[in-house]
This is a predicted structure of a 474-nucleotide part of an RNA (small-subunit ribosomal RNA, 3' major domain) from a metagenome.
Rfam family: Bacterial small subunit ribosomal RNA.
Model confidence (mean pLDDT): 82 of 100.
The full RNA is in RNAcentral, with records from SILVA.
Context: one part of a larger RNA
RNA sequence: UGACGGGGACCCGCACAGCAGCGGAGCAUGUGGUUUAAUUCGACGCAACGCGAAGAACCUUACCUGGGUUUGACAUGUUCCUGACCGCCGUGGAAACACGGUUUCCCCUUGUGGGCAGGAUCACAGGUGGUGCAUGGCUGUCGUCAGCUCGUGUCGUGAGAUGUUGGGUUAAGUCCCGCAACGAGCGCAACCCCUGUCGCAUGUUGCCAGCAUUUAGUUGGGGACUCAUGCGAGACUGCCGGUGACAAACCGGAGGAAGGUGGGGAUGACGUCAAGUCCUCAUGCCCCUUAUAUCCAGGGCUACACACGUGCUACAUUGGCCGGUACAAAGGGCUGCGAUACCGUGAGGUGGAGCGAAUCCCAUAAAGCCGGUCUCGGUUCGGAUUGGAGGCUGAAACUCGCCUCAUGAAGGCGGAGUUGCUAGUAAUCCCGGAUCAGCAACGCCGGGGUGAAUACGUUCCCGGGUCUUGUACA
Numbered sequence: 001u002g003a004c005g006g007g008g009a010c011c012c013g014c015a016c017a018g019c020a021g022c023g024g025a026g027c028a029u030g031u032g033g034u035u036u037a038a039u040u041c042g043a044c045g046c047a048a049c050g051c052g053a054a055g056a057a058c059c060u061u062a063c064c065u066g067g068g069u070u071u072g073a074c075a076u077g078u079u080c081c082u083g084a085c086c087g088c089c090g091u092g093g094a095a096a097c098a099c100g101g102u103u104u105c106c107c108c109u110u111g112u113g114g115g116c117a118g119g120a121u122c123a124c125a126g127g128u129g130g131u132g133c134a135u136g137g138c139u140g141u142c143g144u145c146a147g148c149u150c151g152u153g154u155c156g157u158g159a160g161a162u163g164u165u166g167g168g169u170u171a172a173g174u175c176c177c178g179c180a181a182c183g184a185g186c187g188c189a190a191c192c193c194c195u196g197u198c199g200c201a202u203g204u205u206g207c208c209a210g211c212a213u214u215u216a217g218u219u220g221g222g223g224a225c226u227c228a229u230g231c232g233a234g235a236c237u238g239c240c241g242g243u244g245a246c247a248a249a250c251c252g253g254a255g256g257a258a259g260g261u262g263g264g265g266a267u268g269a270c271g272u273c274a275a276g277u278c279c280u281c282a283u284g285c286c287c288c289u290u291a292u293a294u295c296c297a298g299g300g301c302u303a304c305a306c307a308c309g310u311g312c313u314a315c316a317u318u319g320g321c322c323g324g325u326a327c328a329a330a331g332g333g334c335u336g337c338g339a340u341a342c343c344g345u346g347a348g349g350u351g352g353a354g355c356g357a358a359u360c361c362c363a364u365a366a367a368g369c370c371g372g373u374c375u376c377g378g379u380u381c382g383g384a385u386u387g388g389a390g391g392c393u394g395a396a397a398c399u400c401g402c403c404u405c406a407u408g409a410a411g412g413c414g415g416a417g418u419u420g421c422u423a424g425u426a427a428u429c430c431c432g433g434a435u436c437a438g439c440a441a442c443g444c445c446g447g448g449g450u451g452a453a454u455a456c457g458u459u460c461c462c463g464g465g466u467c468u469u470g471u472a473c474a
Stems, first nucleotide, its partner, number of pairs: 001474002003471003007468007015458002018421005025313008033304002041052002063299007072124001076123002079120005087102006106115003126288002129286003135282002137277003140273001142271001147186006153162003166177003192265004197233007207222002211220002236259001239253005315414001319374007331362003336355002341350003381411001386406002389404004427450007
């Protein structure tokens, strides 16, 4: 100087209060274990375990079994040979591939020349093989915590200290005051984006107050309003009162759409964990080179006495079912979204209008509201499992897809313990998208609808910051 303490002081934080969960059930999903020819690999306290994977039937695919190839599936060059290559047909085969047949007899050109293609040869290719403890890059975490340092000066023999400590204050090393310090840098804040109010400009595909018109903003018309797009205004402790040290600031008030960082996002200092990744990519070294490369078919990654994590659905009456009826936002669409209509109990099918979309389509939002029914029963709760019959995608749903129809299991609110959340939040309800032929999505990422409780306070549990103290630790 640090680190540590079942030392101290001060201060923070969904850390204690409240609400909803998890832990019990069924299923989904990931992991361990076991099994297997293989169940490819990585990730392991927080910070691995709905993680890489934003799509494992084939492909993907790296694994296994079997069948093939060896200058190779891919790149560049040397030397030599051939002239087309591609395509089509036949035989064998699971295919890859092998063999045979057929067609074409390449282009530029004066050329034993050049280009292109195929074959042979040699250099080489190739490796998701190893090492993340050889590395770059990227990322997680402490932590959006308020810290981490430097120059000069001063103090100390020196390591170092000072500044950065102290008194206040702040979300903040934020600011003020003081001070052997005076300044500065990286962080904080602000500058950026979205959202909340108003003004101006512009009105199509958007809107419709008034005037006509209509089943319908449909049409004429209009730019008022909503909305859209762009540009501006607005918030600064600016004003008032109080407290304070005449400071910084804090408390209350006015005005205001918004008040003291308005709400949200992006933004992550010096560093820590030899943290993660050689399987995104790049790369040193090592290793394989008729195989650890490469092609193909089938299988596996989907196994199942069990254990754990994360979710979904429930156990019902603030509910289930039936009928009627209302109100979104944000997205996606041409190998696409697909309307009206018709067929089917349904999944879906036929068909094809319109739309490269503020125009058309996906597209009925659901919870809600109104009416009816069920009445405490493992039930009109719950939907697992199973069955046969179908539908869709796709060469192909046996291993191993989704959906429709029937069936109707466990489950009576869950031990010790444990998680999230402070407001348009939690809870609850639907909608969309990426990936994608299809889908195991209940995941993930977004969008809106309805909409709480609690915070007295800091005694205690947990984590963090500053100062101080002890230490036989570095």